[in-house]
RNA sequence: GGCGGGGUAGCUCAGUUGGCUAGAGCGCGGGACUCAUAAGCCCGAGGUCGUGGGUUCAAUUCCCACCCCCGCUA
Numbered sequence: 001g002g003c004g005g006g007g008u009a010g011c012u013c014a015g016u017u018g019g020c021u022a023g024a025g026c027g028c029g030g031g032a033c034u035c036a037u038a039a040g041c042c043c044g045a046g047g048u049c050g051u052g053g054g055u056u057c058a059a060u061u062c063c064c065a066c067c068c069c070c071g072c073u074a
Stems, first nucleotide, its partner, number of pairs: 001073007010026004019057001028044004050066005
């Protein structure tokens, strides 16, 4: 250099024939329970969906460029 995969919450990851309020587990905060703690239970906060542009009434999803990570290859 070429090809492929990936970037979504603090962490690990789902989710795209374009439209639901963008989700789960863990973690974090609170509550209830208990003599108390843990576990389990209930509730909550937390997101420029890598960046910039394009298409569209509407983009995490489609198109283009770029950045970063991983693999294969010369």

Predicted 3D model of a 74-nucleotide RNA (transfer RNA) from Parcubacteria group bacterium GW2011_GWA2_38_13b. The source organism's lineage runs through Bacteria and Bacteria candidate phyla. The prediction has a mean pLDDT of 82. The sequence was found in a public genome assembly. It matches the Rfam family "tRNA". It is annotated as a transfer RNA.